[in-house]
Context: one part of a larger RNA
RNA sequence: GAAUGAACGCUGGCGGCGUGCUUAACACAUGCAAGUCGAACGAGAACUCUCCAGCUUGCUGGAGAUAGUAAAGUGGCGCACGGGUGAGUAACGCGUGAGUAAUCUGCCUCCGAAUCGGGGAUAACACGCCGAAAGGCGUGCUAAUACCGGAUAAUAUGCUGGAUAUUUUGGUAACCGGCAUCAAAGACAGCCUCUAUACAUAAGCUGACGUUUGGAGAUGAGCUCGCGUACCAUUAGCUAGUUGGUAGGGUAAAGGCCUACCAAGGCUACGAUGGUUAGCUGGUCUGAGAGGAUGAUCAGCCACACUGGAACUGACACACGGUCCAGACUCCUACGGGAGGCAGCAGUGAGGAAUUUUGCGCAAUGGGGGAAACCCUCACGCAGCAACGCCGCGUGAGUGAUGAAGGCUUUCGGGUCGUAAAGCUCUGUCGAGUGGGAAGAACUUGGUGAAUGUCAAUAGCAUUUGCCACUGACGGUACCACAGAAGGAAGCACCGGCUAACUCCGUGCCAGCAGCCGCGGUAAUACGGGGGGUGCAAGCGUUAUUC
Repeated sequence: GAAUGAACGCUGGCGGCGUGCUUAACACAUGCAAGUCGAACGAGAACUCUCCAGCUUGCUGGAGAUAGUAAAGUGGCGCACGGGUGAGUAACGCGUGAGUAAUCUGCCUCCGAAUCGGGGAUAACACGCCGAAAGGCGUGCUAAUACCGGAUAAUAUGCUGGAUAUUUUGGUAACCGGCAUCAAAGACAGCCUCUAUACAUAAGCUGACGUUUGGAGAUGAGCUCGCGUACCAUUAGCUAGUUGGUAGGGUAAAGGCCUACCAAGGCUACGAUGGUUAGCUGGUCUGAGAGGAUGAUCAGCCACACUGGAACUGACACACGGUCCAGACUCCUACGGGAGGCAGCAGUGAGGAAUUUUGCGCAAUGGGGGAAACCCUCACGCAGCAACGCCGCGUGAGUGAUGAAGGCUUUCGGGUCGUAAAGCUCUGUCGAGUGGGAAGAACUUGGUGAAUGUCAAUAGCAUUUGCCACUGACGGUACCACAGAAGGAAGCACCGGCUAACUCCGUGCCAGCAGCCGCGGUAAUACGGGGGGUGCAAGCGUUAUUC
């Protein structure tokens, strides 16, 4: 000099964009942060309104609308994403480059094939019972795209035969065969051409979905290898599933990953083993560079979710807001037993020099569910707080000498603050006031008309297109106009040398200053105050840390 997620002191007008628990991975009150689908399924209220009947005249009963709606349940998909933190980890963890002839991949895209025919339950519900609660038990009823058999079966899987190419042999691929094995679920909209009947429906047809089974892709993931990746030798030897082989098990998958047997290996001064510290990287800061320091925000990877362990479900987890067991802690209890996990967003206590609102909205972007409308989304978009940082703007401009008053100083002549002020003439940024007030972020979606495709169809559905309507948290925000000039807007540090800036008074080795050299013991440009000056400026200094 530059820098910081900074803190402290004094001071403080505005805006834009960023950033904001670095400490206790300490403990957490409260609210919210993951749901959705009635076009998979059975069942199904209340309020309100209308009609009818009865009468006690505002009640009861029945029917209908609201509405097959709400809450609950079965089922499907999602909950493995998104969000947080950095405790652990010196490791194939990360970075980089390869490999997988050792692998998997829900939803999605493209190309094929199929979607036949049956069965038995169970929740919800009803009744009964136990329990303080959390919750649970028994009996009975019922549905499905829930569950279980059967049929069908290839370009799938397994076994096997042949053949060409290749190969020293053994063998092995494309290719052609044989045998065996494996699947499914339907609901919706419309129509009457076909089929069935009864001229209107369906088990029929059409459409767009779904389900099953293959191939390819895309995406994501698993595993393996080379190289690189901190300090201590006052850590020198370490290792028995250890190193390798055979056989088997296990996994989606190679492998001591696991087991049995066999061999006796394997690592190490190019640092094994042990210890200490630490998430890694793109980057960031500094520096002319080489390098050094660092890993907040943003992005990629990893690990973790009160502590330790385990598996279940599933395409994916050994799962932050899932389950089970153990532990510590907190809470409820009728003492028998139960409940909980903010390193999600806010917020509280504690710790600390120190770090924000228990805000608004799904309008946009993205995600989950749904055919869609739509619902959910503390992701996200915004607003709030904080000079914490960077950037920008303002606190007026011109003129004005009797060089006013006043302060300070003086050799008493003067000098200086100083064109500074006042006064006069202007301007109108920012803030405050009054009035107006967006564009854009809006694409979708709904209604309606047209065209094209499909089709038996002028229906339905799909695509394209015209018109109309609706949707904005930010926000009465940005912006514009009017009026308005001292009225609302300047401080902080320094002035001995380094280092830009000097005098007076007070003090008298005292009080004090200080980054270094050093000042102060009666004329202190170094202490304290005044005047003046210098430097930065909504900041200025100090402290800490890095280069």
Source information:
Predicted 3D model of a 547-nucleotide part of an RNA (small-subunit ribosomal RNA, 5' domain) from a metagenome. Model confidence (mean pLDDT): 82 of 100. The full RNA is in RNAcentral, with records from SILVA.